[in-house]
Context: one part of a larger RNA
RNA sequence: GACGAACGCUGGCGGCGUGCUUAACACAUGCAAGUCGGACGGUGCCCCGGGGAAGCUUGCUUCCCCGGGAGCGCAGUGGCGGACGGGUGAGUAACGCGUAGGCAACCAACCUGCAGAAGGGGGACAUACCAGGGAAACUUGGGGUAAUUCCCCGUAAGACCACGAGGGGCGCAUGCCCCGGGGGUAAAAGCGAGAGCGUCUGCAGACGGGCCUGCGUCCCAUUAGGCAGUUGGCGGGGUAACGGCCCACCAAACCGACGAUGGGUAGCCGACCUGAGAGGGUGAUCGGCCACAUUGGGACUGAGACACGGCCCAAACUCCUACGGGAGGCAGCAGUGGGGAAUAUUGCGCAAUGGAGGGAACUCUGACGCAGCAACGCCGCGUGAGCGAUGAAGGUUUUCGGAUCGUAAAGCUCUGUCUUUGGGGAAGAAAAAAAUGACGGUACCCAAGGAGGAAGCCCCGGCUAACUACGUGCCAGCAGCCGCGGUAAUACGUAGGGGGCAAGCGUUGUCC
Numbered sequence: 001g002a003c004g005a006a007c008g009c010u011g012g013c014g015g016c017g018u019g020c021u022u023a024a025c026a027c028a029u030g031c032a033a034g035u036c037g038g039a040c041g042g043u044g045c046c047c048c049g050g051g052g053a054a055g056c057u058u059g060c061u062u063c064c065c066c067g068g069g070a071g072c073g074c075a076g077u078g079g080c081g082g083a084c085g086g087g088u089g090a091g092u093a094a095c096g097c098g099u100a101g102g103c104a105a106c107c108a109a110c111c112u113g114c115a116g117a118a119g120g121g122g123g124a125c126a127u128a129c130c131a132g133g134g135a136a137a138c139u140u141g142g143g144g145u146a147a148u149u150c151c152c153c154g155u156a157a158g159a160c161c162a163c164g165a166g167g168g169g170c171g172c173a174u175g176c177c178c179c180g181g182g183g184g185u186a187a188a189a190g191c192g193a194g195a196g197c198g199u200c201u202g203c204a205g206a207c208g209g210g211c212c213u214g215c216g217u218c219c220c221a222u223u224a225g226g227c228a229g230u231u232g233g234c235g236g237g238g239u240a241a242c243g244g245c246c247c248a249c250c251a252a253a254c255c256g257a258c259g260a261u262g263g264g265u266a267g268c269c270g271a272c273c274u275g276a277g278a279g280g281g282u283g284a285u286c287g288g289c290c291a292c293a294u295u296g297g298g299a300c301u302g303a304g305a306c307a308c309g310g311c312c313c314a315a316a317c318u319c320c321u322a323c324g325g326g327a328g329g330c331a332g333c334a335g336u337g338g339g340g341a342a343u344a345u346u347g348c349g350c351a352a353u354g355g356a357g358g359g360a361a362c363u364c365u366g367a368c369g370c371a372g373c374a375a376c377g378c379c380g381c382g383u384g385a386g387c388g389a390u391g392a393a394g395g396u397u398u399u400c401g402g403a404u405c406g407u408a409a410a411g412c413u414c415u416g417u418c419u420u421u422g423g424g425g426a427a428g429a430a431a432a433a434a435a436u437g438a439c440g441g442u443a444c445c446c447a448a449g450g451a452g453g454a455a456g457c458c459c460c461g462g463c464u465a466a467c468u469a470c471g472u473g474c475c476a477g478c479a480g481c482c483g484c485g486g487u488a489a490u491a492c493g494u495a496g497g498g499g500g501c502a503a504g505c506g507u508u509g510u511c512c
Stems, first nucleotide, its partner, number of pairs: 001511003005508005012381006018374002020339001025337003029334003034080003039077002042074004046069011087292003096217008106209002111205007119153004129142005159185003163181001166179005190197002218264003225255002230252004235247003267289004271282004294315005317328004345371001347370003353367001354365004384414004394405004418453001419449006428439001456501005461482003467496005477484002
């Protein structure tokens, strides 16, 4: 000098930040991921049209049936999203991260551009219905139905696969690109009154990812040898893709004092702190990457996961139970218990920014925007200003003359920051005519009131700025180092005075 700090004493205001560093301990409760009826069949209500019946006041009410609704809901089918956003740092010494490259070994939903296509047919399963089982979670059987669900046939510019004469261009070893022949394989979906929104195939782009490599990345040699899928080959499997990634066979390799292997510790970086720099230390907040989601394992779906608020299995724990069986996962936001020196509200709002769905209206969004708590930090402001000597009273001290607190106070004249009250009152809201602000009647402006409501903490032997009195008497105590205290202690305690910093001041801890 610095801090995500804590502790002691003290504490007026504002702005901007920051706030479980410990138990990746366990969690009550609420919320944190939905959306689309313009994909679909139903169903409840409502509206419109038609028909029938009853009551009658003869053109109205009620009920029933049929049709329609781009009217409002609901569970279900279907689509997109739930792989983002948010949290945490356990694990990891690793191509994890950083940096520089490579993929002639790859993927790619949504978005954009370009080229082309959408012909015909079929089947099922939910919801609802019927009949059951169960305390519940839930579940079984029957028959039946729609679609942008599923399947089949047709078509194939281009794509992919195998075959094949050749030609051209290029590179980085295997090779890559282009032209050229016939054969084989695989598509599609509709909705809407329309504008339009979608669907399928291919090429390219953009965004994003996967894989490989050089170099760099803590401590211990009181860790010296390690290794059997181990190292390589051949063939296969698997993958989007290369590869012992996996498998069969063959060979016996491979790594290591330029530190292998083992052990300990640790997420990495941009950065942050310090320092003239070199360097040293750190990795909170913010941003990038990685890993994890009670512990361990596994796959499914999907463009993308081996998936925090999805599934299955095992384990520990908690809860419900009719004892047969079930349910759960805050390292999301709040909040609770516990641990700890120590770290906040079970708040408001989607108004803004951003995200998901939707044609849109809009819905959802504890992301986010705000508010609350905390001097935890930084910055700013205030606690008054001018005049005022009988140098008042009082305190302390004294050589009793005085000295000092001290222009300090009182008193007089002012000011009104902050504060209090009243009045006015935003920007943030947009391509736009209207509407739309959680914050918030906030910021800010005006008026009025009254010095009124606002100063402490540490130190005063030397280092180090600031001295006397009394008490104590190697006691009580102080102390960062040197050291003070045993009867005049500027070093202990108190008082007066003084010095330093100031809404803070000291102490402790850690780093330079």
Molecule: small-subunit ribosomal RNA, 5' domain
Organism: uncultured bacterium